[in-house]
This record gives sequence, structure tokens and C1' cells, in this order.
RNA sequence: ACGUUGUUUCGGGGCGGAGUGAAAUUCUCCACCGGCAGUAUAGUCUGCGAACGCUAGUAAUGGUGCCGAUCCGGUGUAAUUCCGGAACCGACGGUAAAAAGUUUGCUUUCCUUUUUGCAAGAAUUGGAAAACAGAUGGAAGUCCGGAUGAGAGAAACAGGUA
Repeated sequence: ACGUUGUUUCGGGGCGGAGUGAAAUUCUCCACCGGCAGUAUAGUCUGCGAACGCUAGUAAUGGUGCCGAUCCGGUGUAAUUCCGGAACCGACGGUAAAAAGUUUGCUUUCCUUUUUGCAAGAAUUGGAAAACAGAUGGAAGUCCGGAUGAGAGAAACAGGUA
């Protein structure tokens, strides 16, 4: 120096304030967070990991599928990466009871149609709004769990080779 072999260590962050309510770190407003490698410094580019689905297997493990989201301006040889501005995205299960929306029933009020009546009124048609009750619907990137797990990979040490 190489990065072939072994060992060890490391290897994911974030709800603070206000509102409503019987109940919300889950709804609303503001705030907050960003795995690994590559590349001019990246949550949004390229590739990978994790998660999730299917599948083979007693299992360990393997195969396979899926896999979110960015633009404008500036500087520069070079930036969807920097600077300025404005956006956007976030597995599965739980907490679960709550949003919104849709819909049904009933009551009240208002508008309206027709019939009857001298009138007051009574009955009646269609509709709107509000309250109440039910159905449907569905609610966490940040809480809890799988997970003291797994892992892209990073570093150190030893051996090996030159």
C1' cells in the first nucleotide's frame, strides 16, 4: 500500500406551545426530525439497507415482489447536494373510544303546494336549517411494541499478500 481472511467496537432522529373535548404527544394551528454508500456537502438524484407482501424450508436461512417525497432563483469548471425562497414525504401492529365526510330516523323552526273553511284554523305536498339519536367511515413521521433484534455500512486491531 492492498482490502483477500479473522476478531472487536460502533451503526435512526423527532410533540415543545396553543385550541376543542369526558377522553387526543393521534383531530386543528404553529413547532420539531431525517439510516448507509456514490456524486461539489442530498430525507426528495442514483444505488443500498430497514420495514411490509408472497413463496421454499421443521428451523436456521434462502428466493422473489413492493418500496414515499422538489421546484424556482443565485454562485461556481462542477451543486435537484452549497446560499436565498417556497414546497413536499414518511412501513407494520397497538393505543381505538374522536375528526371530517356520507347517510337514516325523529323533533323544532322557516319557506312552499294543494284541499277545506266566512274567518281563525285544520289537514296535506315538496324543500331548507338547527338540535338530538343511530349507521357508515376512518385518525400517530414524533407515543407503545416486534427491537437489549436485524442491517446498508463505518472504524480499529491482528493475520495475509506486494